This is a predicted structure of a 111-nucleotide RNA (FMN riboswitch aptamer (RFN element)) from uncultured Phascolarctobacterium sp. Rfam family: FMN riboswitch aptamer (RFN element). Its family is annotated with FMN binding in the Gene Ontology. About the family: The RFN element is a highly conserved domain that is found frequently in the 5'-untranslated regions of prokaryotic mRNAs that encode for flavin mononucleotide (FMN) biosynthesis and transport proteins. The RNAcentral record of the sequence draws on MGnify. Lineage of the source: Bacteria > Negativicutes > Acidaminococcales > Acidaminococcaceae > Phascolarctobacterium.
RNA sequence: ACCUUUGGGGCGAGGUGAAAUUCCUCACCGGCAGUAAAAGUCUGCGAGCUGUUAUACAGCACGAACCGGUGUGAUUCCGGUACCGACAGUAAAGUCUGGAUGUGAAAAGGU
Numbered sequence: 001a002c003c004u005u006u007g008g009g010g011c012g013a014g015g016u017g018a019a020a021u022u023c024c025u026c027a028c029c030g031g032c033a034g035u036a037a038a039a040g041u042c043u044g045c046g047a048g049c050u051g052u053u054a055u056a057c058a059g060c061a062c063g064a065a066c067c068g069g070u071g072u073g074a075u076u077c078c079g080g081u082a083c084c085g086a087c088a089g090u091a092a093a094g095u096c097u098g099g100a101u102g103u104g105a106a107a108a109g110g111u
Base pairs, nucleotide, nucleotide: 001111002110003109004108005107006106012026013025014024015023027095028094029085030084031045032044033043034042040083041082048060049059050058051057065081066080067079068078069077087098088097089096
C1' cells in the first nucleotide's frame, strides 16, 4: 500500500383513551479509540442533514454526573442517588416501522 472478514443494544407489566410498545407509573439498553485502573455522562471519533459530479471538502445538527468509599493512581472500580439519547412515519418514540442487504469510528487476519 492493497485485499478479506467482523463491526449497536433495548417496551415486559399496569393506567388513560376511539386510537399510544409514542402519553403517565414502574421496566429495559449503552458503538469505537484513549486514560496512572475497567467510562452511555472525562478527551477524541463514528452514525444524520445540506451544498457539490463527488470519495474529498465545507457548513449545519449531534445528549447527559454528582456525592461517599478503597487505592500510589479511578469524573472509569465499589456503594448511593441522578441524568441523556439523530432523522422520517404514526396519538407525541433511546426501545416500534423506515432510509438500511446502507454508512461507519475501529478491530482481527492475509498478501